This is a predicted structure of a 330-nucleotide part of an RNA (large-subunit ribosomal RNA, domain IV) from a marine metagenome.

Context: one part of a larger RNA
Formats: sequence, structure tokens, C1' cells
RNA sequence: UCAUGGCUAAGGAACUAGGCAAAAUUGACCCGUAACUUCGGGAGAAGGGUCGCCCCCGCCUUUGGCGGGGGCCGCAGUGAAUAGAUCCAGGCGACUGUUUAUCAAAAACACAGGACUCUGCUAAGACGAAAGUCGAUGUAUAGGGUCUGACACCUGCCCGGUGCCGGAAGGUUAAGUGGAGUUGUUAUCUUCUGAGAAGCAAUCAAAUGAAGCCCCGGUAAACGGCGGCCGUAACUAUAACGGUCCUAAGGUAGCGAAAUUCCUUGUCGGGUAAGUUCCGACCUGCACGAAUGGUGCAACGAUCUGGAUACUGUCUCGGCCAUGAGCUCG
Repeated sequence: UCAUGGCUAAGGAACUAGGCAAAAUUGACCCGUAACUUCGGGAGAAGGGUCGCCCCCGCCUUUGGCGGGGGCCGCAGUGAAUAGAUCCAGGCGACUGUUUAUCAAAAACACAGGACUCUGCUAAGACGAAAGUCGAUGUAUAGGGUCUGACACCUGCCCGGUGCCGGAAGGUUAAGUGGAGUUGUUAUCUUCUGAGAAGCAAUCAAAUGAAGCCCCGGUAAACGGCGGCCGUAACUAUAACGGUCCUAAGGUAGCGAAAUUCCUUGUCGGGUAAGUUCCGACCUGCACGAAUGGUGCAACGAUCUGGAUACUGUCUCGGCCAUGAGCUCG
């Protein structure tokens, strides 16, 4: 000096990103126990008291248990060891659970519940080259997919775009069918220049021709989207009101400087002597918003944030001791 322990005057978080670490609490019995609440909880809430040994008595079923009375000792009686710290407020996620084997355990995943959608059984879907298999020895109260995520109250407007579903009148549209016409060849005819049947070939117009697309409807717990400018009230300010432009429709309820707020340490209030954090409000929402769910919410959490009590060497600010290592010698 390091490691691991023990003690420490006065103070008691002044330490620090942060009470990290340590200290404190800890058993059993008795008393007592708030807000809130889904009436189950919260709760071991919180907060108090008792505990050893000896003698006597009562009750009960016993070697034992419970209760009452009296006495004794110590600094200390769950005499050593083992054995919750607690409270207040907020964010997120309902919960138990799962996860990055080896830097992340969480607010991420899952979840019960909700919704949409596909599937009538040789089901849909999936694996496979096929045979076949799973689904399922199941049958729509079943099975697959997608989203949301207990519960409570709710879930607004837009179908113009994209997707999906339905429709079939019209437009467009492939192969195929079709075969007008044209060209080559030449029996023949001929005014000797040409014409040219049938056949055989080459090429090919019209017409016909499905789905799809265009088109017409529906559908947002499908992908998604949810405005601007100007004026107006008898102080001022503001605008219930009016005008106008645009849109498929212009953001409803609720929430809001928020895990979202740039300006911003917004403003006001609370807590502190002093608070960029925290809590309660306001609303000017740069850029919340309703199953990409909105707002609440008891219980729960090795979660995150702020505060308080207790407690302490975290600190003021250090000190001492023990053990092991280091160090010296061998």
C1' cells in the first nucleotide's frame, strides 16, 4: 500500500449522477392498524408492548399447554447464530410468467380478455419432388392468420389514394378459331406484249375470343388521413358570431411543457434557506388523441422518477485495531 473484517468523539447524506456501499429493521405472542379498493385486498400497513430464572395457585387430555399471583439476578433474558427497514407521491406495464447462454431482465415479449378476417371437411393453412403427413382420430362454441392487450368508461369524422370484397352493361385485351385479299408457280389463251383456272405454296384483313385493367358499388378494431385566411361584443383583451378559399374529411370525447414541448429552467402554485429534477394547475399541442387504441385504475414490479423518517465512516476528515497478501531476511 492492497484485500477482508471490527470500532470510532461531534455532526448525520453535507458524499454522490444516484444513500452506491454500509448501518439500521428482523423471531414468537399480545394490542393496534390509514388513504384507497376490482370489497379479495391494502396488511407483517404504520405504531406500541412482552419475552430469563425460582416458588405458589387455577383450568385443560397426558411427559405438555394456557392463565393468575409472588420473588431473584444482570448493562443486556428471541442474552450467541439464523430471521422484513418503513412511509408519501408520480411515470410505465394490469397481474404470475418470458428474454439478449457470455456487458441490457426492462416500459421489450407473452398473457387472460377484445376485434377483424379466412376455412363446410379430401377444410383453410403448412411441410414435401411425390407418395404422404401435420391441422385432427378435430368439424365453425372448431382450426388458421392479423391487430389490440386484465378491469372500468369509451372507441368520433373521412372510402378521394392503396388494398380487399362484390358487380357485370360498356371500353380495352392473348392464344385459338376464322379466312376476305395479296403474292409465287403454270395448264391454257394471246393483239406476242401480257392475262391467267384448278392445285400446291407464302402472307394475311374483318369477325369471334376469358380473366385482368378501365368502370360501378361496398369496406377503416383494412394500409392510412383528420385545413387556411379575414372581420366582429359599449375600457382593453378575447371572439360565442359572420365572410371566404380549399378538401375524401378537416381531430370529436378524453388527455396535454407529457417516456411526446423546439422556443424552455414556459407561467403560476407546492415542497427546500436555496429545486434545469419532482408534484398540482394553465393550454400558446414546434410535432397528443381514440384497438398503430384514448383516459382512468386497486393489486403486483431485483422497473424508472421525486420526497420523508430511521440509520449510519457515503461524507466533514480522518483515526485505531485484527487477519491475509505485499515488503525484508532465509